[in-house]
């Protein structure tokens, strides 16, 4: 010289599920409490994927429902990207 891979330290978010609150629902906030995360940090107006389906078509039905079908709703802890971060090859 090339190619391999770390220890360590400081740390930090917080599944599921409880309870109080918003939203038709998906689903999100707090507070508790870890399943697990090296980006489990942002960004949903980059592509994609899944879930909801209030309105809104459309159909049936009659005492206001059912059902099909659509995101402008949502999920970055679905996944490709984009931007930013901590230690660190003694």
């Nucleotide at each position: 010289c090339c190619c391999g891979a770390a220890a360590c330290a400081a740390g930090g978010c917080a599944a599921a599920c409880g309870c109080a609150c918003c939203g038709a629902a998906a689903g999100g906030u707090g507070c508790g409490g870890a399943c697990g995360c090296a980006a489990a940090g942002c960004c949903a107006c980059c592509g994609g994927a899944u879930c909801u389906a209030a309105a809104g078509a459309c159909g049936c039905g009659a005492u206001g429902g059912c059902g099909u079908u659509u995101a402008u709703g949502a999920u970055g802890g679905c996944c490709g990207g984009g931007c930013u971060g901590c230690c660190g090859g003694u």
Molecule: c-di-GMP-I riboswitch aptamer
Organism: Bacillota bacterium